Background
The RNA shown here (transfer RNA) has 72 nucleotides and comes from Vicugna pacos. The sequence is in RNAcentral, with records from Rfam. It matches the Rfam family "tRNA". Rfam's curators write: Transfer RNA (tRNA) molecules are approximately 80 nucleotides in length. The organism belongs to Vicugna, within Eukaryota.
RNA sequence: GAGGGUAUAGCUCAAUGGUAGAGUGCUUGCUUAGUACGCAGUGGGUCCUGGGUUCAACUCCCAGUACCUCUA
Numbered sequence: 001g002a003g004g005g006u007a008u009a010g011c012u013c014a015a016u017g018g019u020a021g022a023g024u025g026c027u028u029g030c031u032u033a034g035u036a037c038g039c040a041g042u043g044g045g046u047c048c049u050g051g052g053u054u055c056a057a058c059u060c061c062c063a064g065u066a067c068c069u070c071u072a
Base pairs, nucleotide, nucleotide: 001071003069004068005067006066007065010024011023012022013021018055027041028040029039030038048064049063050062051061052060
């Protein structure tokens, strides 16, 4: 230099164009003499950035940024 891939909650990851979720963690309550375990909840999102298509975009298209991989 060329090709391919990834970007979503604090972390690890889902989501078939129709108002974005799980596990874990944080936190609150119950439970316990107390802690852990367990049970029930709360909170937490500019879906990497900017455009385009569409009635409607995390999703499709283009460009950019960061990272990974492969090749020279």